Record summary: A computed fold for a 110-nucleotide RNA from Novibacillus thermophilus, annotated as SAM riboswitch aptamer (S box leader). NCBI's taxonomy places the organism under Bacteria, Bacillota, Bacilli, Thermoactinomycetaceae, Novibacillus. The coordinates come from a structure-prediction model, not an experiment, and the mean pLDDT is 85.
[in-house]
RNA sequence: GCCUUAUCAAGAGUGGUGGAGGGACUGGCCCAAUGAAACCCGGCAACCGGUCUUCGCCUUUAGGAGAUGCGGUGCCAAUUCCUGCAGGACGUUUUCCUGAAAGAUAAGGG
Numbered sequence: 001g002c003c004u005u006a007u008c009a010a011g012a013g014u015g016g017u018g019g020a021g022g023g024a025c026u027g028g029c030c031c032a033a034u035g036a037a038a039c040c041c042g043g044c045a046a047c048c049g050g051u052c053u054u055c056g057c058c059u060u061u062a063g064g065a066g067a068u069g070c071g072g073u074g075c076c077a078a079u080u081c082c083u084g085c086a087g088g089a090c091g092u093u094u095u096c097c098u099g100a101a102a103g104a105u106a107a108g109g110g
Base pairs, nucleotide, nucleotide: 002109003108004107005106006105007104008103013041015040016039017038021031022030023029025084027082028081042076043075044074047072048071049070050068051067052066053065054064055063080102085099086098087097088096089095
């Protein structure tokens, strides 16, 4: 890098180092020297594993529900910031809704 499935309207620092960029891409619109990226600490969440409780079963395995947050990831401006394709409502300036595409993350696969 490819395939499958699930999720993407909630949540998370007035910390340290660092110094100019960042928000995937397009077009917008934003964030940033009242300090960007990155790293550290801190935090959020609970996808996978672990542990505990409980349901269920004749028993075991498998399984359902809940808790914990120990391990593996992830995440911590704005809905995935909006948008890009198709359809619909209102109407034709626009606004809104639905689905797809693209993207992100997790788990699994080849």